[in-house]
Background
A computed fold for a 76-nucleotide RNA from Lactobacillaceae bacterium UBA5807, annotated as transfer RNA. It matches the Rfam family "tRNA". By type it is a transfer RNA. Rfam describes the family as follows. Transfer RNA (tRNA) molecules are approximately 80 nucleotides in length. The organism belongs to Lactobacillaceae, within Bacteria. The sequence was found in a public genome assembly.
């Protein structure tokens, strides 16, 4: 270059019949404890890579774009 995967919270990933996003660690602050660790409980925390389009409504579907992987081709 070509085809193909993957891009969601800080971290690791879930999230197909299109309906204002979710878990585990993580972090805060309560509880508890004489004190510490574990432990309960709550809470914060997200342009679902970008643009554009279909749709009443897109993380989802379609076009175009970066980016990461993997495979094949070509150069040296």
């Nucleotide at each position: 270059g070509c085809a193909g995967u993957c891009u969601u919270a800080g971290c690791u990933c879930a999230g197909u019949a299109g309906g204002u996003a979710g878990a585990g660690c993580g972090u805060u602050u309560c509880c508890a404890u004489g004190g510490u660790a574990a432990g309960g409980a709550a809470a914060a925390g997200g342009u679902c890579c970008c643009g554009g389009g279909u749709u009443c409504a897109a993380a989802u579907c379609c076009c175009g774009g970066a980016g990461u992987c993997u495979g094949c081709a070509c150069c040296a």